[in-house]
Context: one part of a larger RNA
Parts: sequence; structure tokens; C1' cells
RNA sequence: UGACGGGGGCUCACACAAGCGGUGGAGCAUGUGGAUUAAUUCGAAGCAACGCGUAGAACCUUACCUGGGUUUGACAUGCAUAGAUGCUCUCCUGGAAACACUCGGGGUUGCUGCCCUUCUGAGUGGAACAUGCACAGGUGCUGCAUGGCUGUCGUCAGCUCGUGCUGUGAAGUGUCGGGUUAAGUCCCUUAACGAGCGAAACCCCUGCUGCUAGUUGCCAGCGAGUCAUGUCGGGGACUCUAGCAGGACUGCCGGUGUUAAACCGGAGGAAGGUGGGGAUGACGUCAAGUCCUCAUGGCCUUUAUGCCCAGGGCUGCACACGUGCUACAAUGGCAUCUACAAAGCGACGCGAUACGGUGACGUGGAGCAAAUCGCAAAAAAGAUGCCUCAGUUCGGAUUGUAGUCUGCAACUCGACUACAUGAAGUUGGAAUCGCUAGUAAUCGCGUAUCAGCAACGACGCGGUGAAUACGUUCCUGAUCCUUGUACA
Repeated sequence: UGACGGGGGCUCACACAAGCGGUGGAGCAUGUGGAUUAAUUCGAAGCAACGCGUAGAACCUUACCUGGGUUUGACAUGCAUAGAUGCUCUCCUGGAAACACUCGGGGUUGCUGCCCUUCUGAGUGGAACAUGCACAGGUGCUGCAUGGCUGUCGUCAGCUCGUGCUGUGAAGUGUCGGGUUAAGUCCCUUAACGAGCGAAACCCCUGCUGCUAGUUGCCAGCGAGUCAUGUCGGGGACUCUAGCAGGACUGCCGGUGUUAAACCGGAGGAAGGUGGGGAUGACGUCAAGUCCUCAUGGCCUUUAUGCCCAGGGCUGCACACGUGCUACAAUGGCAUCUACAAAGCGACGCGAUACGGUGACGUGGAGCAAAUCGCAAAAAAGAUGCCUCAGUUCGGAUUGUAGUCUGCAACUCGACUACAUGAAGUUGGAAUCGCUAGUAAUCGCGUAUCAGCAACGACGCGGUGAAUACGUUCCUGAUCCUUGUACA
């Protein structure tokens, strides 16, 4: 100087408390361990691995296994030989395919430059194929050789430097103390005076107003038209769209405070003391994670640990754990009717009206590169009726049959539909998680990936919309000061 303490003090945080809803019990989905296997590819391991890499494992992906093939190679560059032999298209044959068919056969489209030319010869270049040699290749090992990227403490308030001063020196001071703040934020004091990286601000979204602009959006007034609809003429008022401005600064008032910083209350205001949310992550820590994104040192491999292919596996199951979904019902279930979103996506696409089918879906193809057309029905909610506390009109697992769709192909191993079947489950032990406001809870909608889909996941969007916080004794983590130490 640090680190540590079942030492002390100050302070903070959904850390506890106060509340609300869960997990742990059931079924299923998904990840992991284990066991199994020819293979069940590999990585991730307390928090910070376990719906993680994977924003899509039937083939492909794919790295694994079995079998079949191949060796200058699927891919790159160079050298030597070679000189239209070749490639392409289309069949027959063997094969599971790769491939072999040139050492079996047939047909045929296209590709051949430059220059000298006596016009069919010479020279030269080059494509392709083939052979040989250098080399390629490796998701092989080492993340404890590395770069880059990322997680975490933590959006915590810290981490440092120059000069000066103090100390023999390591080092200290500044950065301490008194207040204050979300903050090393600011003020005062002061052997310190300044500065940098962080905090804040600058950036984006959202909340209010104005101006500008009105199409594909809007429709108050005027006119036309319709069973009806901004449908048409027209209009820019309104909503909205999207660009530019304004607006909030403790600016004003009162009180407290050291005449300070600031805090408390109030006015005005759409908004008040960081208005709400996002992006943004200091010096460092964990030899944290990643050599399977990529890059890369070293090592290993080179008729194989490379490459191609078929099939299988990554989905297998006594069991254990994590994360979720659906429930156990009446604040509910079912049936019919009636409303109100936002944000997205669409041409190898979204697909309307209509028709067929109980339905998944099919037929068909209006319109739309989309404020114009489509996906699109928002759902919870509201109205009416039935059910009346039961393993039920709760719950939907499982299984049978028949189908739909995607796709060369749904057996291993897809999703969806209809009919039938109708399991466990009556609120969950010890324990444990999230959340402080448009939040929790609850309700649907969209997107990426994607032929299809294991999505109940992830990331977004809006609708309805709470309760509680006395407080900081305790649990957990953390900042600062101080103290002890035989630790570094």
C1' cells in the first nucleotide's frame, strides 16, 4: 500500500421489511446431468452454465457413427509438359448415391484470340482437360501462447496524472474534514494548485405548443351522389403524418441553511427539480468465456485427423435438476351477438370478394413494390342465455381412426384438422424468484430465422390495469472513513 475480520462508524440498492404474483407438487414443452449407444458431434459449469452458442437438426445444416468411394484433392497460386484433344446440352447402362461410363455406345447446341498472310499455311498467346512437382485442406490440440469480441462486479462512483509539499524510503498529500447530491455532484475549509478518464451534458424515442407542408392520410363547413361508405367536387379547420422551432433553468415566491452548495413547501405550467425510457459501461477484477464466427503463434495430421456420398445419429430413457407453458375452475367454462389498438411484414411475396369442405385447407386470382391493396379476426372487455361446485359443460395429457399442407422425401423424426378417447391435477413440504407505476398482474398482435416446423422460446407492440413502502434492527451485495492483523 492492499486484502481480510462472526471490528466500529456513515451511506446506498426490490437487500430486507410492507405488498402483489409466481417457482418448488401435476401434465406437457425445452435445456442440462446421468445412464444408454456404432454414434447419441462440440462447447458453456455458483452468482455471471442449464428456452445458453442454435434468429428454426426430416435430407442439407453436421462438425458424430456405419458403409461405399477418392488422393495435387471440394477451393487458391505458381512451375514444367501438353495444344482444341475439351467443356456444355440430351439419352441408354451399372450403382444406395458419390461416381464409373474416354479402356461401352448414340445424337447434338454453343465456345477457338492476335499477327503475317500466297487463303491455307507459318508464328505466337491463351481457355479447358490431363500428368508431375511445390502445395492445398483440417469444426484436429492448446482461450494457461494470442488478437478481436463478450460476460461480471456495475451505470457502482470511482480510477489516475503534472507540478508543488511531506517522508531516508515504499509511499502520502491532492482524493481528507464539515455540509450536500443519484453522482469524486456542488459548496466551504484546507500544503496544496490544477488537469485527465469516468458522473452529468451533447444523441434517439416519448409527453405540450407553434410554424411549414397537405398525399396514399383527414372531413368542420359548402355542394353532388348512394341501401350504405371521404364515395366524388372541394377544403387545410381538426386528427394524423414528418421536418423545423419553442418549452424546464431550482428561473419565480416563502422557509431552513454558514451570506454557500443545497433541501422543504408553493405558484404558474402539458411537464418540476435527472419529467419517463433507451443508447452510452472509467482504471481494473475473475490466467472468467470463445482457437467451433473470424484472425493467429506453436504442436499434430497429409492414400488421412483432408474431400465426396448413402443411411443412421444429434429427437434415443429407470432417473435427477434448471427455465417455461397449460391447469386445478364460478372474478370461471361454453354458445351467440356488439366494440376499441399499436407496431410490423409482403413480389420466388401478401393474397381480398366469391365458391367447395364440419375443419385444417382447396379452387380461383381482384388489388398491391403498398399512409392507397393484403396479412387482419385484435383478445381480454360489453350484452344475453346455459352450467351450480361435481374430478364437473373444470382440465386437457395420452391413444385410435380419417384427413390437410409443405417438401425429392414426413418410418426413425414435421406442423395442423376432424371424430372418438378423456390421464394426472382440488392451489403445491423444506426452500426459493420477480416486481416500486402505466410498473406488477393479465390480454391478445407482430417480426426475425424459415420450403415446412418442434415457438409454449427470443425480440418488439399496444389493451385493461393494481397493492404496498412504518422503516434500516436483521439477511445479501456495495461505496467511503477508521481500527486490528503472525496474511501478500
The part of an RNA shown here (small-subunit ribosomal RNA, 3' major domain) has 488 nucleotides and comes from an uncultured prokaryote. The full RNA is in RNAcentral, with records from ENA. Its mean pLDDT, the model's own confidence on a scale to 100, is 80.